This is a predicted structure of a 542-nucleotide part of an RNA (large-subunit ribosomal RNA, domain I) from Streptococcus hyovaginalis DSM 12219. Taxonomically the source falls in Streptococcus hyovaginalis (Bacteria, Bacillati, Lactobacillales, Streptococcus). Its Rfam family is "Bacterial large subunit ribosomal RNA". Gene Ontology terms of the family: structural constituent of ribosome and ribosome. Its mean pLDDT, the model's own confidence on a scale to 100, is 85.

[in-house]
Context: one part of a larger RNA
C1' cells in the first nucleotide's frame, strides 16, 4: 500500500408526516369609487424591528344582539391593568379615518411645497368649510347672437378578475414539405364600451308538406353540400331531437291645445288622444261595450322563506402489555348520531363534532299577496287618406356569407345616378314567367348561453416539500437589472420544553458527569439518515 471486519465523520437520499397547493361539485355574489376607491407611505403598543390590526377619537371608540371566564394579536418575558356591575371573543349598524394616489385650490421629483374665499376667535396665529375639469339644466350679463359669470347635480373621471361580452384596428412566425392567390386568422396584439351576463331576437323568415312560425344553446345532420394555386386546407344550412318558452312600444294617417313665421292665407315646430299590420291593418263613418283580463314596473304594506352570531345534542367500565391504551382480554351501553379531527399507539359511548331539533335586537335578499302604477274588445261600410326616401335598387370598387368573381343570389360600406306607394313592394342561390312566402328603409324585451377575482359548504383511482401554486417558510421577499422585466433557496427535537439545576476540564467554543424523558448516536448544525467521499481499531497479504 491492498483486501476484509467492526466502528466513526461528513452528507441529507430514502421512508413516514403536511400547515399549502391542484382539479371540479352545489348554493351565493359578480363590482368598488369625488359622501375620494384600488393601491400605498407614514405613524398608533409600557418595553416593539417586523407581521396582522388599526388612523392623531390610532393594538382602538359607540351601540344592537350572541357568549359566559377568563382576558391585554402573532409572541416568550417583565411591568401595569380590565373581567360574573358580564370582560376578551363573535355577529349587525354606526362614528373617527394623518398624508399620497381620478387626486380635484395651484404647483411638484407621488406620500411634499405654497395659496385664496369666508366663518369662529383678542388675534396678522389657530380651527371649521369652500375654492379643479367637462357635461345637463337655470338664473344674470351681452343685441333675442357669439362670448361670459353664477347656482343647482350621490352627473363623469379611476380602478378591477391576466375571466367571460360586443364593437373599432389588425400581423407575423407557421402550413402549402420552395413561393406569391389561400392558410395561419379575422387569431395574437392594440383600443372604446360595457354587463351581470354581453350580444341576437318577434319574419320583407325557412321551405315546397295536410307546410312551419322570434332570438339563443346543446346533440344530429356532417366532416356531407360545396368552396379551393380543385393544393395546402376551409367547411355550412334545413329538417328532426332537447333545454328554455313571451312578445310589446313608436313614425305616419286624423283629432284638440299651445307657439313661431310671414304674402292673413296657410305652413313648420312642440305636447296630449289616437294608432301599429300582410287571410293586409289603421285613420275615417255607423253601430256596440265600461268591466274583464294582463304586466318584463315599485317610495309601499303583510306573510312566508332564507343569509349574516349561536344553542340543545345520546351512550363505558375493569384488568393486561407498555413511558403513555384509543391496543388485548372480559362485561356492557347509545345509534334519525359507525362523517370526521384530536387526545401520550388504532377511540361510535374522552373532548370537538356529527343525525336531528332549535334561534335574531340590527340590516340585507328572494318569493307570494294585496295597494299603487301601466295596458286592455267587437262589428259592418270602403269613395278618400296613411303605413318609415336621397331609402329599395342599378353602374365602378371593395368587405362579409362555408362560397377565393364564378352561374353568384343574399348582407353592409365607398361613390355616381336613383324608384313605386296598396292596382304598392321584397324574396324563394344569375334572369324571365307561373306559383307560393313576406312586408324593409324606426325601437326595446327575460329564459336557456359564457365566464369566475370572490364566499359558503364539500369531493378527488390529484401533489406530498427538485413534487404541488414562483410561493407550505414574514415570497413577488432576497437578489440581479439604469428600466421594462427577471425571480430563487428555504418544512419536521420531543407526548409534553419536561430545551439539561449542580459540579469538572476550558478565555469562549466544546467537552465530561449529574439530571429531564420510553428515547439525547431525540439537545435545538435536533426524525428517519442511504451513497459518493474522509478516518480509527484490527485480521490477513505484500
Nucleotide at each position: 500500500g491492498g483486501c476484509g471486519c467492526a466502528c466513526g465523520g461528513u452528507g441529507g437520499a430514502u421512508g413516514c408526516c403536511u400547515u399549502g397547493g391542484c382539479a371540479c361539485u352545489a348554493g351565493a355574489a359578480g363590482c368598488c369609487g369625488a359622501a375620494g376607491a384600488a393601491g400605498g407611505a407614514c405613524g398608533u403598543g409600557a418595553c416593539u424591528a417586523a407581521c396582522g390590526a388599526c388612523g392623531a377619537a390610532a393594538u382602538g371608540c359607540u351601540u344592537u344582539g350572541g357568549g359566559g371566564a377568563g382576558c391585554u394579536g402573532u409572541a416568550a418575558g417583565u411591568a401595569a391593568g380590565c373581567g360574573c356591575u358580564g370582560a376578551u371573543c363573535c355577529a349587525g349598524a354606526g362614528a373617527u379615518g394623518u398624508c399620497c394616489g381620478a387626486a380635484u385650490g395651484g404647483g411638484g421629483g407621488a406620500a411634499c411645497c405654497c395659496a385664496c374665499u369666508a366663518g369662529u376667535u383678542a388675534a396678522u396665529g389657530a380651527c371649521u368649510a369652500g375654492u379643479a375639469u367637462c357635461c345637463a339644466u337655470a338664473a344674470c350679463u351681452g343685441u333675442u347672437a357669439a362670448g361670459g359669470u353664477u347656482a343647482u347635480g350621490a352627473g363623469a373621471a379611476g380602478g378591477a378578475a391576466g375571466a367571460c361580452g360586443c364593437a373599432g384596428u389588425g400581423a407575423a412566425c407557421u402550413g402549402a414539405a420552395a413561393c406569391a392567390u389561400c392558410u395561419a386568422a379575422g387569431u395574437a396584439g392594440c383600443u372604446g364600451c360595457a354587463g351581470g351576463a354581453a350580444g341576437a331576437g318577434a319574419a320583407a323568415g325557412c321551405a315546397a308538406a295536410c307546410g312551419c312560425g322570434a332570438u339563443u344553446g346543446c346533440c344530429u345532420u356532417a366532416g356531407u353540400a360545396g368552396c379551393g394555386g380543385c393544393g395546402a386546407g376551409c367547411g355550412a344550412a334545413a329538417c328532426g331531437g332537447c333545454a328554455g318558452g313571451a312578445g310589446g312600444g313608436c313614425a305616419a294617417a286624423c283629432c284638440g291645445a299651445g307657439a313661431a313665421g310671414u304674402u292673413u292665407a296657410c305652413u313648420u315646430c312642440u305636447c296630449g288622444g289616437g294608432g301599429u299590420u300582410g287571410u293586409a291593418g289603421g285613420a275615417c263613418u255607423g253601430u256596440g261595450a265600461c268591466g274583464u283580463g294582463g304586466g318584463a314596473c315599485u317610495u309601499c304594506a303583510a306573510a312566508a322563506u332564507g343569509a349574516u352570531a349561536g344553542a340543545a345534542g345520546a351512550a363505558u367500565g375493569a384488568c393486561c402489555u407498555g413511558g403513555g391504551a384509543a391496543g388485548g382480554u372480559c362485561a356492557g351501553c347509545c345509534a334519525a348520531a359507525g362523517a370526521g379531527a384530536g387526545u401520550a399507539a388504532c377511540a361510535g359511548c374522552c373532548u370537538c363534532g356529527u343525525a336531528u331539533u332549535u334561534a335574531a335586537a340590527a340590516u340585507c335578499g328572494u318569493u307570494u299577496u294585496g295597494a299603487g302604477c301601466c295596458c286592455u274588445a267587437g262589428c259592418a261600410g270602403u269613395a278618400u287618406c296613411c303605413u318609415g326616401a336621397g331609402u329599395a335598387c342599378g353602374g365602378c370598387g371593395a368587405g362579409a356569407c362555408a362560397c377565393g368573381c364564378g352561374a353568384a343570389a343574399u348582407c353592409u360600406c365607398g361613390u355616381c345616378g336613383g324608384a313605386a306607394u296598396c292596382u304598392g313592394g321584397g324574396a324563394g342561390g344569375a334572369c324571365c314567367a307561373u306559383c307560393u312566402c313576406c312586408c324593409a328603409a324606426c325601437c326595446c324585451u327575460a329564459a336557456a348561453u359564457a365566464c369566475u377575482c370572490u364566499c359558503u359548504a364539500g369531493u378527488g383511482a390529484c401533489c406530498g416539500a427538485u413534487a404541488g401554486u414562483g410561493a407550505a417558510c414574514c415570497a413577488g421577499u432576497a437578489c440581479c437589472g439604469u428600466g421594462a422585466g427577471g425571480g430563487a433557496a428555504a418544512g419536521g427535537u420531543g407526548a409534553a420544553a419536561a430545551g439539561c439545576a449542580c459540579c469538572c476540564c476550558g478565555g469562549g467554543a466544546g467537552g465530561g458527569g449529574a439530571g429531564u424523558g420510553a428515547a439525547a448516536u431525540a439537545g435545538a448544525a435536533c426524525c428517519u439518515g442511504a451513497a459518493a467521499c474522509c478516518g480509527u481499531g484490527u485480521g490477513c497479504c505484500u